A computed fold for a 73-nucleotide RNA from archaeon BMS3Bbin15, annotated as transfer RNA. Its mean pLDDT, the model's own confidence on a scale to 100, is 83. The RNAcentral record of the sequence draws on ENA and MGnify. Its Rfam family is "tRNA". From the family's description: Transfer RNA (tRNA) molecules are approximately 80 nucleotides in length. It is annotated as a transfer RNA.
[in-house]
RNA sequence: GCCCUGGUAGCUCAACUGGCAGAGCGUCCGCCUCGUAAGCGGAAGGUUGGGGGUUCGAGGCCCCUCCAGGGCU
Numbered sequence: 001g002c003c004c005u006g007g008u009a010g011c012u013c014a015a016c017u018g019g020c021a022g023a024g025c026g027u028c029c030g031c032c033u034c035g036u037a038a039g040c041g042g043a044a045g046g047u048u049g050g051g052g053g054u055u056c057g058a059g060g061c062c063c064c065u066c067c068a069g070g071g072c073u
Base pairs, nucleotide, nucleotide: 001072002071003070004069005068006067007066010025011024012023013022019056027043028042029041030040031039049065050064051063052062053061
């Protein structure tokens, strides 16, 4: 230098061919208990790496760019 994969909640990851951004764990609150843990219920938490474009509508498509991993030379 070229190619491939990935970047979404604090962490690990979903989101089917473009159509309301979700789950588990964690955190907080409550229930239960003599108390704690476990269990059960609920809540908060997101510029979908950044910028632009296409579209009625983009996490998913197009362009530029940043970061991480792998491969080739």